Transfer RNA from Hydrogenophilales bacterium RIFOXYD1_FULL_62_11, 76 nucleotides, folded computationally. The prediction has a mean pLDDT of 81. It matches the Rfam family "tRNA". The family has 954 seed sequences and 5,335,975 matches in Rfam 15.1. The sequence is in RNAcentral, with records from ENA.
RNA sequence: GCCGCGGUAGCUCAGCUGGUAGAGCAACCGCCUUGUAAGCGGUAGGUCGCCAGUUCGAUCCUGGCCCGCGGCACCA
Numbered sequence: 001g002c003c004g005c006g007g008u009a010g011c012u013c014a015g016c017u018g019g020u021a022g023a024g025c026a027a028c029c030g031c032c033u034u035g036u037a038a039g040c041g042g043u044a045g046g047u048c049g050c051c052a053g054u055u056c057g058a059u060c061c062u063g064g065c066c067c068g069c070g071g072c073a074c075c076a
Stems, first nucleotide, its partner, number of pairs: 001072007010025004019056001027043005049065005
């Protein structure tokens, strides 16, 4: 340098051909318990890596850039 995969909540990850963003764990509150843990119910938490474009509408499509992983090439 080229190719592929990935970047979404604090963490691990979903998101089915564009139509208001979710789960589990963690956090917080409550129930239960003599109390704690476990269990049960609830609450909060997101510029969907960044910038532009297409569109009535973009996590999703297009272009560029950044970061991570893997492969290939170059290394006289």